[in-house]
Context: one part of a larger RNA
RNA sequence: GAUUGAACGCUGGCGGCAUGCUUUACACAUGCAAGUCGAACGGUAACAGGCCGCAAGGUGCUGACGAGUGGCGAACGGGUGAGUAAUGCAUCGGAACGUGCCCAGUCGUGGGGGAUAACGCAGCGAAAGCUGCGCUAAUACCGCAUACGAUCUAUGGAUGAAAGCGGGGGACCGUAAGGCCUCGCGCGAUUGGAGCGGCCGAUGUCAGAUUAGAUAGUUGGCGGGGUAAUGGCCUACCAAGUCGACGAUCUAUAGCUGGUCUGAGAGGAUGAUCAGCCACACUGGGACUGAGACACGGCCCAGACUCCUACGGGAGGCAGCAGUGGGGAAUUUUGGACAAUGGGCGAAAGCCUGAUCCAGCAAUGCCGCGUGAGUGAUGAAGGCCUUAGGGUUGUAAAGCACUUUCAGUUGUGAGGAAAAGCGACGGACUAAUAUGCUGCGACUGUGACGUUAACAGCAAAAGAAGCACCGGCUAACUCCGUGCCAGCAGCCGCGGUAAUACGGAGGGUGCAAGCGUUAAUC
Numbered sequence: 001g002a003u004u005g006a007a008c009g010c011u012g013g014c015g016g017c018a019u020g021c022u023u024u025a026c027a028c029a030u031g032c033a034a035g036u037c038g039a040a041c042g043g044u045a046a047c048a049g050g051c052c053g054c055a056a057g058g059u060g061c062u063g064a065c066g067a068g069u070g071g072c073g074a075a076c077g078g079g080u081g082a083g084u085a086a087u088g089c090a091u092c093g094g095a096a097c098g099u100g101c102c103c104a105g106u107c108g109u110g111g112g113g114g115a116u117a118a119c120g121c122a123g124c125g126a127a128a129g130c131u132g133c134g135c136u137a138a139u140a141c142c143g144c145a146u147a148c149g150a151u152c153u154a155u156g157g158a159u160g161a162a163a164g165c166g167g168g169g170g171a172c173c174g175u176a177a178g179g180c181c182u183c184g185c186g187c188g189a190u191u192g193g194a195g196c197g198g199c200c201g202a203u204g205u206c207a208g209a210u211u212a213g214a215u216a217g218u219u220g221g222c223g224g225g226g227u228a229a230u231g232g233c234c235u236a237c238c239a240a241g242u243c244g245a246c247g248a249u250c251u252a253u254a255g256c257u258g259g260u261c262u263g264a265g266a267g268g269a270u271g272a273u274c275a276g277c278c279a280c281a282c283u284g285g286g287a288c289u290g291a292g293a294c295a296c297g298g299c300c301c302a303g304a305c306u307c308c309u310a311c312g313g314g315a316g317g318c319a320g321c322a323g324u325g326g327g328g329a330a331u332u333u334u335g336g337a338c339a340a341u342g343g344g345c346g347a348a349a350g351c352c353u354g355a356u357c358c359a360g361c362a363a364u365g366c367c368g369c370g371u372g373a374g375u376g377a378u379g380a381a382g383g384c385c386u387u388a389g390g391g392u393u394g395u396a397a398a399g400c401a402c403u404u405u406c407a408g409u410u411g412u413g414a415g416g417a418a419a420a421g422c423g424a425c426g427g428a429c430u431a432a433u434a435u436g437c438u439g440c441g442a443c444u445g446u447g448a449c450g451u452u453a454a455c456a457g458c459a460a461a462a463g464a465a466g467c468a469c470c471g472g473c474u475a476a477c478u479c480c481g482u483g484c485c486a487g488c489a490g491c492c493g494c495g496g497u498a499a500u501a502c503g504g505a506g507g508g509u510g511c512a513a514g515c516g517u518u519a520a521u522c
Base pairs, nucleotide, nucleotide: 001522002521003520004519006518007517008516009515010514013369014368015367016366017365018364019362020361021327026325027324028323030322031321032320035072036071037070040069041068043065044064047063048062049061050059051058052057079280080279081278088205089204090203091202092201093200094199097197098196099195102193103192104191105190106189107188108187109186110144112142113141119134120133121132122131123130124129150159151158152157164185165184166183167182168181169180172179173178207251208250213243214242215241218240219239220238221237223235224234225233255277256276257275258274259270260269261268262267282303283302284301285300286299305316306315307314308313333359335358336357337356341355342353343352344351345350372402374400375399382393383392384391385390406463408458409457410456411455412454416449421443425439426438427437466511467510468509469508470507471492472491473490477506478505479504480503481502487494488493
């Protein structure tokens, strides 16, 4: 000199854009942060409507829908950096793998069965919750049939699937329900793809030798098991290997990277915010479900802690967003909205979304703007100094004539919005001028921010300057007070009666909504 997620002291007008627990991975009150689908299902607790009824009321009939069965999601998104020196990360390669949703292709979607929750009845418990009996549905569950692919194989063969739902409709069948046809969404088997993930290797990746030897599943082989897959990953047997001064092992420290800061560079330091990867979710262990977890807001066991209890027994996990206590020099609101972007579910409408977008707080940082500009000498008054003449503050003020940024106030008012929806026209599908799909152009219509940005009017210089320093380094000097005292100090050093170095004043210098100090890095 540059820099900081900074803190402290004094001071403080506005705006834009960023950033904001670096310490106790300490403990957490309260609210919210993951739901959705009635176009899978039986149904009807609530609301609204319809129908029946004189009324009480009844009726799932309709819109819808609590709880339940079922599907998908909950493995994403969000947080933190405890652990980890290599099962990590970065770069470059590899072969023995998996893959829900998505895309493309091929082939199917036939016919049956038995249950169970909800519900009803009865009971137990303080609660959390649980038990028995009975009824019922499905895209829940289980056989049968079939098998283009697929799997196994002794090459003869063997094994293994599926589910329906919604819209529309001319002929034909049917008393009707419907069959039937068609469109769309699904379901099963299989091939390939995309994206994603698992695994392996090489190279690089901090310090200590006051850590020199380490290792028995250890190193390799064969058989077996296990996995989606290779492999001592596991196991029985056999062999005795394997690593190490090119630093093994041990100890200490640490998430890694893109980057960031500094520097001419080489390098040094660092790893907040943003992005990629990894690890963790009260502590330790374990598996279940599933395409995917050994799962932050899932389960089980053990432990510590907290809470409820009728003492028998139960409940919990903010390193999600806010917020509280504590620790600390120190770090924000128990805010708004799903309008946009993105995600989950859904055919859609839509619902959910503390992701996100916004607002609030903080000079924490960077950037921009303002605090007026012109004129004004009798160089006013006052202050300070003085050689007592004067000098200086100083065109500074007052005065005169102007302007109105920003703030204030009144009004106007973009853009962030495109979709979805609705109903005309064209196209392919189709028996169809039907439904649905697709293309196109009209219409309707959606904004948290928001009293938006911007623009215009109004008023009046009106509301807006401090901080540090002035002995040398280092830009800037005099007076008074003090008298080795009180004090200053980054280094040299000042202060013991004329202190430009202490304290005050006047004056000056440097930065400026900041200025200094402290800490830290180059």
This is a predicted structure of a 522-nucleotide part of an RNA (small-subunit ribosomal RNA, 5' domain) from an uncultured prokaryote. Its Rfam family is "Bacterial small subunit ribosomal RNA". Its family is annotated with structural constituent of ribosome and ribosome in the Gene Ontology. The full RNA is in RNAcentral, with records from ENA. The coordinates come from a structure-prediction model, not an experiment, and the mean pLDDT is 86.